[in-house]
Context: one part of a larger RNA
């Protein structure tokens, strides 16, 4: 651009595509068969392994947010405390995310339909016979459906509800953001507002802070004290900061 006024929100499914793998174990049953050895179809119940998707409540990795603890040197005049730089200095741990080495769930116990090799009924041509010629069955993970994903540019451009009759209804630029991300684009906020940030408390993280006081001749150790400090996560409170202003498209019926 089209879909024949413009929109918001829901939606059919023509078609497309993904998946459908696979072994063992008990029981039937040491049955049936077979001289013995040895040994089932069918049915039923279960567990793996492979593989396919989501999640992150345990487990565990990352975690250059975070916390501790430590050498070496520089500074902050000294002491104490702190701070840079030395691979994130190195070393212990570690929430959120994000991940498997975790946990769910699927991989049809399955159903229907049409075949395939392959086994039949009936049955003539050929008074017989013959699954075939007419005709009717059985019969595969394999085909079609059935499950999930996509999908009306499916130009046959579909349907359903609502708004709007005009600077409309809508949508857009700008702005705060993250369930979204290279850019875009999606979502969700935009003061008639809790969108982010700030403050408050907390799940949780590190592991008892500075400072004073005691105790020892120091080194260092106790108290005060689950102590300081962080808190990507949940809540709550206040519009305190920042989503202010204001602009642009959109106006069909002949």
């Nucleotide at each position: 651009c089209g879909u024949u006024a413009g929109a918001a929100u829901c939606u059919u499914g023509a078609g497309g595509g993904a998946a459908u793998c696979g072994a063992c174990c008990u029981u039937c049953a040491g049955u049936a068969c077979g001289a013995g050895a040895g040994g089932a179809u069918c049915a039923a119940g279960g567990u793996g392994a492979g593989u396919u998707a989501a999640c992150c409540u345990c487990u565990g990795g990352u975690g250059c947010a975070c916390c501790a603890g430590u050498u070496g040197u520089c500074c902050u005049a000294c002491c104490a405390a702190g701070g840079g730089c030395a691979u994130a200095g190195c070393u212990g741990g570690g929430u959120g995310g994000c991940c498997a080495c975790g946990u769910u769930a699927g991989u049809a116990u399955u159903u229907g339909g049409a075949u395939a090799a392959a086994c039949g009924c009936u049955g003539a041509a050929a008074g017989c016979a013959u699954a075939u010629a007419a005709g009717c069955g059985u019969g595969a993970a394999g085909c079609c459906a059935a499950u999930c994903c996509c999908a009306a540019g499916a130009u046959u451009a579909g349907g359903a509800u609502u708004c709007u009759u005009u600077u409309a209804a809508g949508a857009c630029c700008c702005c705060g953001a993250g369930u979204a991300g290279a850019c875009u684009a999606c979502u969700c906020g935009g003061u008639u507002g809790a969108u982010a940030g700030c403050u408050c408390c907390u799940a949780g993280g590190u592991g008892u802070a500075a400072a004073u006081g005691c105790a020892g001749c120091a080194a260092u150790g106790c108290a005060u004290g689950u102590a300081g400090c962080c808190g990507a996560g949940g809540g709550a409170u206040g519009a305190c900061u920042a989503a202010u202003a204001g602009g642009u498209c959109g106006u069909a019926a002949g």
Predicted 3D model of a 254-nucleotide part of an RNA (large-subunit ribosomal RNA, domain VI) from a bioreactor sludge metagenome. Rfam family: Bacterial large subunit ribosomal RNA.